[in-house]
Molecule: c-di-GMP-I riboswitch aptamer
Organism: Acidimicrobiia bacterium
RNA sequence: CACGGACAAAGGCACACCCGCCGGAAGGCGGGGCCGCAAAGCCGAGGGGCCUACCCCCACCACGCCAACGACGUCGGGCGGGGCGGCCGGCCGGGCUGCCCAG
Numbered sequence: 001c002a003c004g005g006a007c008a009a010a011g012g013c014a015c016a017c018c019c020g021c022c023g024g025a026a027g028g029c030g031g032g033g034c035c036g037c038a039a040a041g042c043c044g045a046g047g048g049g050c051c052u053a054c055c056c057c058c059a060c061c062a063c064g065c066c067a068a069c070g071a072c073g074u075c076g077g078g079c080g081g082g083g084c085g086g087c088c089g090g091c092c093g094g095g096c097u098g099c100c101c102a103g
Base pairs, nucleotide, nucleotide: 004101005100012037013036017032018031019030020029021028022027035090041096042095043094046092047091048088049087050086051085054083055082056081057080058078060077061076062074063073064072
């Protein structure tokens, strides 16, 4: 130095949840909290997951038109899908850095 990680030593971080703030949301920040973590430190142009304010398509509903169906229309409502964009490192993988030293 590399690999490795113990009923070792000194420490570190902080799931869920609660409160406050920011955001349309995913989520982020701060405080409390402590499930866990040998990188649960940093990196968002590898993969994966999540969000939907805005835009597009659209089942269905309402109203209008028609003798009626269908088609069409609406600064209408709306399930679902897609787009732009955003979020997630305690999702996986990868890169960088780091404490200790039993076998």